[in-house]
Context: one part of a larger RNA
RNA sequence: AGCGCAUGGCGGAUGCCUUGGCGCUAGGAGCCGACGAAGGACGUGGCUAGCGACGAAAUGCCCCGGGGAGCCGCAAGCAGGCAUCGAUCCGGGGAUAUCCGAAUGAGGAAACUCACCAUCCUAAAGGGUGGUAUCGUACAGUAAAUAAAUAGCUGUACGAAGGGCACCGGGGGAACUGAAACAUCUAAGUACCCCGAGGAAAAUAAAUCAAUAGAGAUUCCCUAAGUAGCGGCGAGCGAACGGGGAACAGCCUAAACCGGCCUUGUGUAAGCCUGCAAGCGUUGCAGGGUCGGGGUUGCGGAUGGCCAAGACGGAUUGCAGUCCGUUACAGCUAGCGAAUCUCCUUAGUUGAACGCUCUGGAAAGGGCGGCCAUAGCGGGUGACAGCCCCGUAGGCGAAAAGGAGAAGCGGCUGGGUUAUUCCAAAGUACUACCGGGCACGUGAAACCCGGUAGGAAGCCGGGGCGACCACGCUCCAAGGCUAAAUACUCCUAGCGACCGAUAGUGAACUAGUACCGCGAGGGAAAGGUGAAAAGAACCCCGCAAGGGGAGUGAAAUAGAACCUGAAACCGUGCGCUU
Numbered sequence: 001a002g003c004g005c006a007u008g009g010c011g012g013a014u015g016c017c018u019u020g021g022c023g024c025u026a027g028g029a030g031c032c033g034a035c036g037a038a039g040g041a042c043g044u045g046g047c048u049a050g051c052g053a054c055g056a057a058a059u060g061c062c063c064c065g066g067g068g069a070g071c072c073g074c075a076a077g078c079a080g081g082c083a084u085c086g087a088u089c090c091g092g093g094g095a096u097a098u099c100c101g102a103a104u105g106a107g108g109a110a111a112c113u114c115a116c117c118a119u120c121c122u123a124a125a126g127g128g129u130g131g132u133a134u135c136g137u138a139c140a141g142u143a144a145a146u147a148a149a150u151a152g153c154u155g156u157a158c159g160a161a162g163g164g165c166a167c168c169g170g171g172g173g174a175a176c177u178g179a180a181a182c183a184u185c186u187a188a189g190u191a192c193c194c195c196g197a198g199g200a201a202a203a204u205a206a207a208u209c210a211a212u213a214g215a216g217a218u219u220c221c222c223u224a225a226g227u228a229g230c231g232g233c234g235a236g237c238g239a240a241c242g243g244g245g246a247a248c249a250g251c252c253u254a255a256a257c258c259g260g261c262c263u264u265g266u267g268u269a270a271g272c273c274u275g276c277a278a279g280c281g282u283u284g285c286a287g288g289g290u291c292g293g294g295g296u297u298g299c300g301g302a303u304g305g306c307c308a309a310g311a312c313g314g315a316u317u318g319c320a321g322u323c324c325g326u327u328a329c330a331g332c333u334a335g336c337g338a339a340u341c342u343c344c345u346u347a348g349u350u351g352a353a354c355g356c357u358c359u360g361g362a363a364a365g366g367g368c369g370g371c372c373a374u375a376g377c378g379g380g381u382g383a384c385a386g387c388c389c390c391g392u393a394g395g396c397g398a399a400a401a402g403g404a405g406a407a408g409c410g411g412c413u414g415g416g417u418u419a420u421u422c423c424a425a426a427g428u429a430c431u432a433c434c435g436g437g438c439a440c441g442u443g444a445a446a447c448c449c450g451g452u453a454g455g456a457a458g459c460c461g462g463g464g465c466g467a468c469c470a471c472g473c474u475c476c477a478a479g480g481c482u483a484a485a486u487a488c489u490c491c492u493a494g495c496g497a498c499c500g501a502u503a504g505u506g507a508a509c510u511a512g513u514a515c516c517g518c519g520a521g522g523g524a525a526a527g528g529u530g531a532a533a534a535g536a537a538c539c540c541c542g543c544a545a546g547g548g549g550a551g552u553g554a555a556a557u558a559g560a561a562c563c564u565g566a567a568a569c570c571g572u573g574c575g576c577u578u
Base pairs, nucleotide, nucleotide: 001577002576003575004574005573006572007571008570009569015563016528017527020499021498022496023495024494025493026492027491028490029489030488031163032162039100040099041098042055043054044053046078047077050074051073052059061094062093063092064091065090066089070082071081072080105114106113107112115132116131117130118129119128120127121126134160135159136158137157138156139155140154141153142152167198168196169195170194171193172192178185182232208215209214219246220245221244222243223242229237230236250481251480252479253425257293258292259291260290261289262288263287264286265285266284271280272279273321274320275319276318277317278316298459300423301422302421303419304418305417306416307415310327311326312325313324314323315322329414330413331412332411333410335409336408340406341405342404343403344402345401346400348396349395350394354369355368356367357366358365370387371386372376378390379389380388430454431453432452433451434450435449436448437447440466461476462475463474464473465472515522516521535562538549539548540547541546
């Protein structure tokens, strides 16, 4: 030195464990903010570095409920306190809430500096309280060039702003990549940027589909179907009709016509619904604006006539006529919503049934004999517990706050027939050129949207039915609103042929921490004594670290560098070999 046996060190694999994650299901909630948010800075403890909590009223204050013996967070200790006169703790409501931050008095290198106004305290110095940003809208005041006016300025009131993981709508919009290269194409209208909104958003009540039969708003799922198609007919992209489900809900304007008010024109008598009487002359008539009524459809509406109807009010006044509106009643309702009632949420509460013995450090294990069960889900307890503990099934429960529903109010709708004149969304439809969207790449390319140019008809009208035309069928654009089924996040409860510390979130632990970077940003490692600290009094060696005894414990090769403790690597003893 090698090999073997034995025994250690180092190391932290493996096994077991789980406080943490991941995914899903059900129910609930879904915005916060000038009443100062989100997020922070700095403070607050007797001793206090960190995390959590709180805010100069600072490890907390007040009230109302719950609860019932301990409490002063993680987190021990010392010191000192609180609590059956009900503390700590849990829930509801309030108070306080420094400074920064939209940050808003001005400034500013965030958490700082410096003001003004009003008012109060004070002898003064000084201090307390409240206010003072900008923009928009409304109103008021004032008021230029410029006469009236307007702009502007000033004030008051109300609103806005800023934040938000994901989901949603819109405006912009890549490349890598794939095509085995690459350019059309793909990736993809994805990533990303911007704007905006809500608890959902968007879409939505046919100028839709369909095909000779019909359907009847939108959204979502399954299917049709990887079909029909599109496609350097490459890569690839990829419907619809129809069928089955989820959920269902329909409405309001514009216009014709009528009336009120304002305004412009006409300019004193035609006229003011008709007849009679009175009245008006700023009336009347015509145009425009605005408000109210009317009306909302694919045969519809207005206007006039006719048919069926009670009361009240109105049309300058009275009477008669005529007309209009409201109402009785019924149906619908998505709006409002005080008391009251019911239910739910935010604390809780009740809750059955077991003993002996054996092994063992310990019984829940073995043996024996019982019991409960609307409860044998689950967790804990010194090993494996229906009956030991917490619970579970099933019941019960709110002073306060919030939510849902009922009652109530409000809103909407409610005839037929006939005639002619009138109305029914215009720089719109449509056409050309050029783009975009449609599964559809210009294609035979319809349909939808846009830019530029041109530019209708108007109900005997207009759009669509995949070039285009005819017939036929179908629908009514150029205004608007609309729950639910759907998407996502959080909370609560539950579940998992999900992970089990190099896994699972980056993060089971002071984790977006330490650390790195000027910065945007990047971004870790790190879990386990034991049932219980019973965490090793005392003695010995040593300065100590560390160790040897003693003691605890079932175990100390469980001793805090602590469960198990693999390998690499390093020793020691013995044997063999060289």